Context: one part of a larger RNA
RNA sequence: UCAACCCGAGGGAAUUCGGCAAAUUAGCCCUGUACCUUCGGUAGAAGGGGUGCCUACUUCGUGAAGAAGUAGGUCGCAGUGACUAGGGGACUCCGACUGUUUAACAAAAACAUAGGUCGGUGCAAGCCCGAAAGGGUGUGUAUACCGGCUGAAGCCUGCCCAGUGCCGGUACCUGAAACCCCGGUACAACGGGGCGAAGGGCCGGUAAACGGCGGGGGUAACUAUGACCCUCUUAAGGUAGCGUAAUACCUCGCCGCUUAAUUGGCGGCUUGCAUGAAGGCUCAACGAGGGUCCCACUGUCCCCGGGUUGAGUCCCCUGAAACCGAUGCACUGGUGCACAAUCCAGUCUCUCCCACGUGAAAGCGAAGUCCCUGUGGAGCUUUACUGCAGCCUGCCGUUGCGGUAUUGUUGGGGAUGCAGAGGGUAGGCGGGAGCCGUCGAAGCGGCCUCUCCGGGGGCCGUGGAGGCGCCGAUGGAACACCGCCCUUCUCCAGCGAUACCGCUAACUCCCGUAGGGAGGACACCGGUAGGUGGGCAGUUUGGGUGGGGCGCCACGCCCUCGAUAAGGAAACAAGGGCCCCCAAAGGUCGGCUCAGGAGGGUCAGAAAUCCUCCGUAGAGUGCAAGGGCAAAAGCCGGCUUGACUCGGAUCCGCACAACAAGGGUCCGAGAUGGGAAACCAGGGCCUAGCGAACCACCCAGUCCUCACCGGUGGGGGCGGGUGAUAAGAGAGAAGUUACCCUAGGGAUAACUGAGUUGUCUCCGGCAAGAGUUCAUAUCGACCCGGAGGCUUGCUACUUCGUUGUCGUCUCUCCCUAUCCUGGCGGUGCAGCAGCUGCCAAGGGUGGGGCUGUACGCCCAUUAAAAGGGAUCGUGAGAUGGGUUCACUACGUCGCGAGACAGUAGGGUUGCUUUUCCGUGGGAGUGUUCGGCGUCUGAGGGGAAGGGGCCUCUAGUACGAGAGGAACGGGGCCCCGUGGCCUCUAGUGUACCGGUUGUCUGGCAAGGCAUCGCCGGGCAGCCACGCCAUGACCGAUAAGUGCUGAAAGCAUCUAAGCACGAAGCGGUCCCCGAAACGAGACGCCGUCUGAGAGCUCCUCUAAAAGAGAGGUUUGAUAGAGCCCGGGUGUAAGCGUCGAGCCCCUUCGGGGGCGAGGCGUUCAGCCCGUGGGUCACUAACCGCUCGAAG
Repeated sequence: UCAACCCGAGGGAAUUCGGCAAAUUAGCCCUGUACCUUCGGUAGAAGGGGUGCCUACUUCGUGAAGAAGUAGGUCGCAGUGACUAGGGGACUCCGACUGUUUAACAAAAACAUAGGUCGGUGCAAGCCCGAAAGGGUGUGUAUACCGGCUGAAGCCUGCCCAGUGCCGGUACCUGAAACCCCGGUACAACGGGGCGAAGGGCCGGUAAACGGCGGGGGUAACUAUGACCCUCUUAAGGUAGCGUAAUACCUCGCCGCUUAAUUGGCGGCUUGCAUGAAGGCUCAACGAGGGUCCCACUGUCCCCGGGUUGAGUCCCCUGAAACCGAUGCACUGGUGCACAAUCCAGUCUCUCCCACGUGAAAGCGAAGUCCCUGUGGAGCUUUACUGCAGCCUGCCGUUGCGGUAUUGUUGGGGAUGCAGAGGGUAGGCGGGAGCCGUCGAAGCGGCCUCUCCGGGGGCCGUGGAGGCGCCGAUGGAACACCGCCCUUCUCCAGCGAUACCGCUAACUCCCGUAGGGAGGACACCGGUAGGUGGGCAGUUUGGGUGGGGCGCCACGCCCUCGAUAAGGAAACAAGGGCCCCCAAAGGUCGGCUCAGGAGGGUCAGAAAUCCUCCGUAGAGUGCAAGGGCAAAAGCCGGCUUGACUCGGAUCCGCACAACAAGGGUCCGAGAUGGGAAACCAGGGCCUAGCGAACCACCCAGUCCUCACCGGUGGGGGCGGGUGAUAAGAGAGAAGUUACCCUAGGGAUAACUGAGUUGUCUCCGGCAAGAGUUCAUAUCGACCCGGAGGCUUGCUACUUCGUUGUCGUCUCUCCCUAUCCUGGCGGUGCAGCAGCUGCCAAGGGUGGGGCUGUACGCCCAUUAAAAGGGAUCGUGAGAUGGGUUCACUACGUCGCGAGACAGUAGGGUUGCUUUUCCGUGGGAGUGUUCGGCGUCUGAGGGGAAGGGGCCUCUAGUACGAGAGGAACGGGGCCCCGUGGCCUCUAGUGUACCGGUUGUCUGGCAAGGCAUCGCCGGGCAGCCACGCCAUGACCGAUAAGUGCUGAAAGCAUCUAAGCACGAAGCGGUCCCCGAAACGAGACGCCGUCUGAGAGCUCCUCUAAAAGAGAGGUUUGAUAGAGCCCGGGUGUAAGCGUCGAGCCCCUUCGGGGGCGAGGCGUUCAGCCCGUGGGUCACUAACCGCUCGAAG
């Protein structure tokens, strides 16, 4: 020193983030017990009293067990005497409760819970596991099971269905394959259409589904406020409650209470940044939950002290690890990749050992977990991209029989067909002069059907013999009759389709041996097609960037400047444009001259049109800027399409290498326009106005090919065009990570440092003004100049194979721009008290409330409660409240995963070694022979002192008064420092006593239980106690002076002289011959050996060493004895004792008994002090040692 313990005067939470830790309390009996309450509780509430032992007796009990009680006696500081064994109360937040949880940093407010509610499900169910078979829920059946949300009870649960989701409906729209039809094909592929499922559109419902729940203006007879009104707007505009909250930024809101003082707590208010109803509000009980207060209690603290045990320390034995470039491992300043043991300079330094400290080695430990980067990962999410399970649905297969209705198609039968004209209902073409009729014509009646309303067709009855055509008329066409065909309709049959119904034999299920029953061509299953599909999977989620993100585009082009007179040249430098336009705004030919000004001129004005003159461009140019342009490149007009085709070369793009798109120039051939012609024209006064491969489509020519040849269609190659990649030489693409990982980076951020100093702090110059007057007693604007390196920035130089990050505690040194104390000047200084400046860093600068705070505000003191630095000094010193991991909640944002310099609760702080350094303790060598003793004092250290109050001076000086000093003395106190233990106090595990439980058979005497607990206490150590803590000298600062010139004066100065501070140097205390200048003096010694050491006994000393003392010529230690002390009256014996028992000759005797008294100021004890005393032990010995 550490660990675990024991005790503590006075104070009593002042400590601290916080009573953390510790202390208090404690068993049993009696008594007594509030608010509140869900009437159970709260409650062991709180608070108070009792508790041992002895004697006798009573009650319960079968009892020698045990329990309860009464009376008397008696001891102690204390009777659950040890052990055992709640501290209590008040308010509040959260969660109802008991429970559960991150094995090893989070026990909670998180999870669960009973209860509530919503959704799914009728059993071959729903949900879940599985590829399937099969299985679970469940051998359960809606009072059941599954899933979501909420979270007891109480009071309640508002509005919104526009969005998203879910559910339902659906005339219509959309909607794949299959199927049907059409085109196409000698067949197909393919294309189009039809039909049309789920799904979607559409319509409706649903919020205890996901979710959401406004703004502006005006208004009441004080003001304020706004019941009221207006307006915009929404799906609806937040109701009841609660509210500065676990939610409020501002914020430490405002008020009240609590406190001396409160960023805390509680109660209110309410302007709710950003409360709010499955959740809000309230709430008894409960909580190792969060916050606050009070009582009790305490070493948490003021302020520390003592003690015990163990470790450490010393001896012996055994004996690691981390770490380790090197070295013979100093300090200060500087420099340097900008914080060096190693470089430079200066200074210091003999060598070694031990203990301790922890300032340094930007110490060790771990290729930084923050940040950035990587065309590195992973987890998670979703309306990212692309898929896959699953689910829904259509069709086909498994898959059969029958019926009804509707419908498609084929075949057959029947019917149907009205423009107008015409007697009239003329489908088309052909044939055709006859045809039909007693097998019943015309006519008439009834019914059915169609209808253009005229009539047509059919059937039945009646009737009983005729009717129609040709011809003629009309007309484009002429009718009877026959054949073929068309439109529309209808009937039948075959083959399908759809819907429904029936059947049973596939198939499924149930009972079961057979067989029967239920379902049934459905379902299951297989195939195929459409939909849905973070359930699952694979991936992507750009770059630049004074870090990254957010912002922006400086990511493709054009112009100017930057740009420094060739060219080229950067920045998230400065100023601007483009991603078009034009059929004329192109080509060519011809003509013309603009802007502005002056003069003149009807309406007519400053500006209308007109005339004259001047007019180098001050106009115009389609659009930016620059460059250009006047018989034009501007303006007007004529004719036109060169805004052409093909080919070659070359330049820019890209300074000086290469490359794409794109753009320009020249030439050749062809065709064309304008012009009389020369000529001009391959768009536009020029410089911007743009885009690869793949893919799709279009165009012209030519070539190749299609399995014998020729032809056709199609395909392919070459060429041209259109469609876009603006992150523009051109991937296909969203988030989140605090659960994270990895490779790297000081190429790059967050601390420090460095540089800079806008900002910050301080100072100065000038002096407008204020100060009644007066700039400068004091204050001082505008403007200007600096210093510092404490603020905040900027930079990105050091550090990312790691320099621990805020505050506090602890401890040390330094600065001064001085808060106090000291010395001075000025004053708008009478005194007192101030203001202001100068010198001065010796010392001091404190205690509390709130908050993690620094800062700040506040309380009471004070001489004063100054400001800073030291890696924002200090985590191998402490703490861990804050910040900044994992858990959780609220508000807000986000669909979500998640996020927030927003809030709230909780949350592992490693290190034995080495070196330097420091504080102490030793050994050796040197110091020119060896020693012993006594000194000197170079040098170093100290604050050893600092401050206040009272009093005398003195109610004096001063002052009208009120008030009220000083020089110089004295006393006391506080803080600091050093020492001490007589007193006081603490401790005191030497000691003495009391006492509980138990054990040693009983007594006595003891062991153990923290020294068992309790009461005392010597020495020692100690503080809370006691003692000490000065005057002066010297040299100075600011300042005050004397004399005194330069400068006949003046002047504190220039020569000279004198004063002048807590500051400087002495005086005082400590270290200090290793002070290489290694000192001085005295004495002893060099073998006739000075001296020293070891061994031995010790303590005034002490970790080891050392130091001091002793060693028989001795009081060094121990023992004994005495004195002096501590405790408090031992054992034994005697006697008394509440009562009780036995014997008795009734006189008495004996016995039990907590305890009292006497013997007894006893007994026991003393690591201390004083004295006495050789009884014991210091014996016997050894070693070193000087020129000789």
Molecule: large-subunit ribosomal RNA, half B
Organism: Methanobacteriota archaeon